[in-house]
Molecule: Lysine riboswitch aptamer
RNA sequence: AAAUAUAGUAGAGGUAGCGAUGCAAAUAAGUAAUUAAGUGAGCUGGCAAGCAAAGAACUUAAUGAAAGGUAAUCAUCGCCGAAUGAUAGAUAUUGGCAAAUAUUUAUUGUGGGGUUAUAAGAAAUACUUAUAACACUCCUUCAAUUUUGAAGUGGAGCUAGAGCAUGA
Repeated sequence: AAAUAUAGUAGAGGUAGCGAUGCAAAUAAGUAAUUAAGUGAGCUGGCAAGCAAAGAACUUAAUGAAAGGUAAUCAUCGCCGAAUGAUAGAUAUUGGCAAAUAUUUAUUGUGGGGUUAUAAGAAAUACUUAUAACACUCCUUCAAUUUUGAAGUGGAGCUAGAGCAUGA
């Protein structure tokens, strides 16, 4: 000195990278619900239980929502395991239990977005999540040097310069 190992710093992939917040608008839906008339005993739920002749369900007419989810080459902010999924646990909220939601811990998976198919959620042909296939793209390695080709599932990575330790 090459190289190896270790912790940190700065960057790159894409305007169709990731996430949060906000928002027009549409959908939800002529649904729920209310009123009037008719009819007259069932209705909701996973279970428990609850509602109902002081009128269940249904029909007709009139009036007529909301939540969640989505949302643009949108705006702002934070970023590049950004983030997200699965399993198990803890805390909080709703609830009678089951269950659901949010935060967080541990283990583990995923390079990135897209299209298609299947499954689940959802009111849904929206969208989300998971799996698989297909090409595209980024990175690394090898070969070629005009183009490019092949291989790898690869983020605890890759690139840059520098520090500590070992160091022929």